[in-house]
RNA sequence: UUUUGAAAAAGGCAAAGUUGUCGAAAGGCAGCGACGCAAAGCUACGGGUCUAAGGUACAUAGUACUACGAUCGCCGGGUUGCCAAA
Numbered sequence: 001u002u003u004u005g006a007a008a009a010a011g012g013c014a015a016a017g018u019u020g021u022c023g024a025a026a027g028g029c030a031g032c033g034a035c036g037c038a039a040a041g042c043u044a045c046g047g048g049u050c051u052a053a054g055g056u057a058c059a060u061a062g063u064a065c066u067a068c069g070a071u072c073g074c075c076g077g078g079u080u081g082c083c084a085a086a
Stems, first nucleotide, its partner, number of pairs: 002086004012037002017032006035073001041079003045076003048071003054066005
């Protein structure tokens, strides 16, 4: 440096739920909490998925479409990293 792995050692993160808060919503942030995770570190670059404020169309007050919004704990890419073995 590369590959493989979590058996050991040191650790790390934190699902659902809940309280508060931001947001039109999806969802985010903080506390409690641990389902799990060898990158469940970072990154919205590609795809997927979610929402539809605003916009457009229809129409009889609703429906449909739409991301510039969100999701990295959906997948891939990029990038950084502890330990062990080869």
A computed fold for an 86-nucleotide RNA from Filobacillus milosensis, annotated as c-di-GMP-I riboswitch aptamer. The sequence was found by an Rfam model in a public genome assembly. Of the family's consensus pairs, 95% are formed in the model.